[in-house]
RNA sequence: GAUUGAACGCUGGCGGCAUGCCUAACACAUGCAAGUCGAACGGCAGCGCGGGGGCAACCCUGGCGGCGAGUGGCGGACGGGUGAGGAACACAUAGGAAUCUACCUCAACGUGGGGGAUAACGUAGGGAAACUUACGCUAAUACCGCAUACGACCGAGAGGGGAAAGCGGCGGACCGCAAGGCGUCGCGCGGUGAGAUGAGCCUAUGUCCGAUUAGCUAGUUGGCGGGGUAAGAGCCCACCAAGGCGACGAUCGGUAGCUGGUCUGAGAGGAUGAUCAGCCACACUGGAACUGAGACACGGUCCAGACUCCUACGGGAGGCAGCAGUGGGGAAUAUUGGACAAUGGGCGCAAGCCUGAUCCAGUAAUGCCGCGUGGGUGAAGAAGGCCUUCGGGUUGUAAAGCCCUUUUGUACGGGAAGAAAUCCUGUCGGUUAAUACCCGGCGGGGAUGACGGUACCGUAAGAAUAAGCACCGGCUAACUUCGUGCCAGCAGCCGCGGUAAUACGAAGGGUGCAAGCGUUAAUCGGAAUUACUGGGCGUAAAGCGUGCGUAGGCGGUUCGUUAAGUCUGUCGUGAAAGCCCUGGGCUCAACCUGGGAAUGGCGAUGGAUACUGGCGAGCUAGAGUCAGGUAGAGGGUGGCGGAAUUCCCGGUGUAGCGGUGAAAUGCGUAGAGAUCGGGAGGAACAUCUGUGGCGAAGGCGGCCACCUGGACCAUGACUGACGCUGAGGCACGAAAGCGUGGGGAGCAAACAGGAUUAGAUACCCUGGUAGUCCACGCCCUAAACGAUGCGAACUGGAUGUUGGGCUCAACUCGGAGCUCAGUGUCGAAGCUAACGCGUUAAGUUCGCCGCCUGGGGAGUACGGUCGCAAGACUGAAACUCAAAGGAAUUGACGGGGGCCCGCACAAGCGGUGGAGUAUGUGGUUUAAUUCGAUGCAAACCGAAGAACCUUACCUGGGUUUGACAUGCAGGUGUUAGUGAAGAGAGAUCGGAACGACUCUGCAGUAAUGUAGAGAGCCUGCACAGGUGCUGCAUGGCUGUCGUCAGCUCGUGUCGUGAGAUGUUGGGUUAAGUCCCGCAACGAGCGCAACCCCUAUUGCCAGUUGCUAACAGGAGAGCUGAGCACUCUGGCGAGACUGCCGCCGACAAGGCGGAGGAAGGUGGGGAUGACGUCAAGUCAUCAUGGCCUUUAUGCCCAGGGCUACACACGUGCUACAAUGGCCGGCACAGACGGCAGCUUAGUGGCGACACUUGGCCAAUCCUCUAAAGCCGGUCCCAGUUCGGAUUGCAGUCUGCAACUCGACUGCAUGAAGUCGGAAUCGCUAGUAAUCGCAGAUCAGCCAAGCUGCGGUGAAUACGUUCCCGGGCCU
Repeated sequence: GAUUGAACGCUGGCGGCAUGCCUAACACAUGCAAGUCGAACGGCAGCGCGGGGGCAACCCUGGCGGCGAGUGGCGGACGGGUGAGGAACACAUAGGAAUCUACCUCAACGUGGGGGAUAACGUAGGGAAACUUACGCUAAUACCGCAUACGACCGAGAGGGGAAAGCGGCGGACCGCAAGGCGUCGCGCGGUGAGAUGAGCCUAUGUCCGAUUAGCUAGUUGGCGGGGUAAGAGCCCACCAAGGCGACGAUCGGUAGCUGGUCUGAGAGGAUGAUCAGCCACACUGGAACUGAGACACGGUCCAGACUCCUACGGGAGGCAGCAGUGGGGAAUAUUGGACAAUGGGCGCAAGCCUGAUCCAGUAAUGCCGCGUGGGUGAAGAAGGCCUUCGGGUUGUAAAGCCCUUUUGUACGGGAAGAAAUCCUGUCGGUUAAUACCCGGCGGGGAUGACGGUACCGUAAGAAUAAGCACCGGCUAACUUCGUGCCAGCAGCCGCGGUAAUACGAAGGGUGCAAGCGUUAAUCGGAAUUACUGGGCGUAAAGCGUGCGUAGGCGGUUCGUUAAGUCUGUCGUGAAAGCCCUGGGCUCAACCUGGGAAUGGCGAUGGAUACUGGCGAGCUAGAGUCAGGUAGAGGGUGGCGGAAUUCCCGGUGUAGCGGUGAAAUGCGUAGAGAUCGGGAGGAACAUCUGUGGCGAAGGCGGCCACCUGGACCAUGACUGACGCUGAGGCACGAAAGCGUGGGGAGCAAACAGGAUUAGAUACCCUGGUAGUCCACGCCCUAAACGAUGCGAACUGGAUGUUGGGCUCAACUCGGAGCUCAGUGUCGAAGCUAACGCGUUAAGUUCGCCGCCUGGGGAGUACGGUCGCAAGACUGAAACUCAAAGGAAUUGACGGGGGCCCGCACAAGCGGUGGAGUAUGUGGUUUAAUUCGAUGCAAACCGAAGAACCUUACCUGGGUUUGACAUGCAGGUGUUAGUGAAGAGAGAUCGGAACGACUCUGCAGUAAUGUAGAGAGCCUGCACAGGUGCUGCAUGGCUGUCGUCAGCUCGUGUCGUGAGAUGUUGGGUUAAGUCCCGCAACGAGCGCAACCCCUAUUGCCAGUUGCUAACAGGAGAGCUGAGCACUCUGGCGAGACUGCCGCCGACAAGGCGGAGGAAGGUGGGGAUGACGUCAAGUCAUCAUGGCCUUUAUGCCCAGGGCUACACACGUGCUACAAUGGCCGGCACAGACGGCAGCUUAGUGGCGACACUUGGCCAAUCCUCUAAAGCCGGUCCCAGUUCGGAUUGCAGUCUGCAACUCGACUGCAUGAAGUCGGAAUCGCUAGUAAUCGCAGAUCAGCCAAGCUGCGGUGAAUACGUUCCCGGGCCU
């Protein structure tokens, strides 16, 4: 996608045509479904008519129409239902011979004459009933003889045996008293032949799954003779024989009605077997026969069983898988309808009767087909809905409105076809003696309709009566908003949902189909995913471990023959329906109908003979045999040999040996180990040894002998297709293991001990038993691997090697070429998913075998076979998953490899970790201890300043258009601004008092008036506000890898592709820096350079800087003067491997040197590629969404952020003598300064205070730098070290130092004597050490941070290791 006898959910206007218990072959109430014939018969219960009796009620009368029950005939074997059983002659196709066939047709013939009964009925009984008994009467087309017998039948061919039934219509002559005979016609009856129809039997072929069903069979297989049947036959029986079936799947188990067909599919196939049609089987279950032409019988009988019903308990009745209907089962399937009008059937001479067959109606959208639910116009693009960027968009010409139409529906009216036979009549034939009767043809007429007043037609009014369902993440056409928040839910697969869900729910919109739409179930397709068409097996699932060989399959070359396969002509069959084509009929279609084609098949027959097969005769190229050689760890048996290990004996000799990463267990003073000599015993065979050899594989290795298999080479001869493969089968089959008996040196599962370890049932060590070895017998598996079955043929090469042969050349060692057989490497074409294979194929083909069909469960379970056992072989399912797997690619990781780098290690120096304290964090506490940051890359971080403020937190007090912005409306005495007293913790309340308006238009000279606007306040509405949430919705900014050397692109090339190449390689560099090479050639972002500071110097400039020379001055660049120097700050120069030598590849570059202030990026800074970490930040800022709105906003006071059993990080100060203290003396740089820096003077021990002066700064100030140097003192101690803590007294800032500031003085004088495990920084002006300044800032918890200078080291062998990184693999 197509389909369905479907079901379920939502919805539902009409018609036509189809279809409708797939489940319980479950049980059935009720009605109906098979009767008919009086023209077979005796009769007459009931009805009607006639007749008779009777006043009438009524009675009698088979006389007539007819007829219940009965006898008899035909039919109940058809029609209708169902699919339980059955794997079979059941069905299908094609045939066959040994049969029957009522009714029907055709042909010829017969139909004579008798008899005895019996139902009904009557009488009398039994029984509840069903039913039944006895006696008596009676008929027939019922029954039985007799006669006849063409033919059938039986026969020993003499013969035998055996039939029948009448009924009705009409009628002249003739006969008869009558009945009637008789004639004729029709219907019957009997025997026979033939046909048709139907049925029975047999054969071939085909028809599901299972081998975890491999053997089955005793009437079994056959024969002879009987019996039996309609008929052949072990169908049955007696006897005889021992057969028959089976891997081409017997037997057994499971499942199933079969077919035409139906669904699907391009086809081949696959699935299926409702309706319709053919066949079969069945009729409550099982069995049996009777009758009959036909049955072993759905609405017959008998028996048995189960069930149900009736009963008077003694007995009886029943069979819906007929049509309706009921219960039940089920997801699920209709009316207890009408009619025999048509078609068909039964009976009948017929009329007719019967017919739940059938035709119709009802019911169900169950399916197919058709129609409709309106058409046109209509923009103010209405209202409403939804969305929105608030502008609008969309629903949408959709609606309304206007103009039309009337299918369908409603109402009314008309109104078919389906109906023609039978019948009547006329006429013409047939029959006949006949104009009766009867039959046939034709003409005319009349009757007959369930459906149904239906189809159809007309008229009327009126858009009037009529749209839903599913879906909208991808597959897959169709998107937004809200709600929800891994919840609720969705889901065919992938997967959605954890606060911005196109995936859930709702809405708006859209898409698809449409009286339906979805879902579920089922089949086929796609699926080449069982591969016949049309697949595979080196690594994805898959080559049996190997050989020999049976059946089977396949098979070289020539000739002849045959004609089985094959090809072809003709004939028969292949039912109808269906499918297809083409006509026709319903308005179309579905549907119905005519014709054709097709029906791949099977059978019969004629022909052809290339190929395959059969048969026959040859051939030698396949295969084999014989003769000559060659190589070899091929196999088996026996013997022999040396080296080594171990053990034993003896000698020498002394303290260890052994073992390991390090040890220990172990051995040894009872003498080990070492060493020498002798001996025992077992096992294995060093060197040679080689991608060397042999073997089918497993496998085979000292030497010799014997036995034995195979291979190869060369030549000749012989056989004459003898071949290849090989299901089963048989044999071999490493190691381990098993049994019996030997053997046992070494090694060594198990075991023991020692170590290792968190543990260590291991790896390591010391011992050590099975076993390993031999003989015999089992086992039968391996990554039994080339993960590659065997055989054959064909298809470029190059180069090794093993064993032969040939040719050429050759004095020798050697050589060149060709060829056969093996064994390797590399590779053309080709193949392959790729990797790879590539004459030893995984290439191109042929033959045969084995095996595979998603992963797990599982090579498991059960069964079977084998085995002593262990186990082996064979070998599932339930259940479960959406993957498992291969090859290659990219990246990452590895206690993988190679190369390289980095204070990464190492080498050094100094720290941290211990103490006290400062600070940050965790934790805990709290009303609150606001929030964030959390490995490196959080933790003196945001914070370059928390007493109030800050402040976001807590408590309490207030406030609500608000502390702040904009707009609108209304009001308001100019209300603006300043705001006293008072209340209060303050916010706030309160209001005395003072008190200026601005602009514009108009009128006016002006004062002024009037109108409007602005600003203020009040009220209201929009809104403000939020350090509330989400850094995982974001922007921006930042950290980190990492200043690591990388990250990419275009074009080209290679690859099926992902991708690769470039970017890899050889060198080199700090560097993807540069050079060389190269299917690459170029380019971009990074690196480097360009920028800033610094190191040298030139020029220019010379105050506030400087002072060499000159002058002045007590002194001071203080002054004059000068601009040389220092310095300041602009512009330049300078460094580029430029020069030399060596190395390197003549390169890039490296090493050394010269010169130079500086040398190989001189030092430092700024600069951070593509990206990673959902890294950090919604609390800098911005911002989507959410939340809040008399509060999560705003104001205020106080408190808190400063808490403190504890833990961590970062600092400071120390522990002292390279030091502390005291005195004296010396030298910076950079920065800052007016709410400031502060000189000088005075006071104070001091912090500091007071007074005064300078400086908006190269001018004045901070500003005495400190370490250092000189001298003194201390003398190793918890100290003259150390300074915490605490007390008292002060200073300063500030509204305010209680919580909670810094500083000063005096006093106090804690821990601490160099710090465990561990860990950090640093490679030179660096570490270490010393001080100075600045930002923030009233002050300051700064010992922090950012800068500045002073003094100023040590070490680097080197890259094994730790950490991080780069490149290649």
Molecule: small-subunit ribosomal RNA
Organism: uncultured bacterium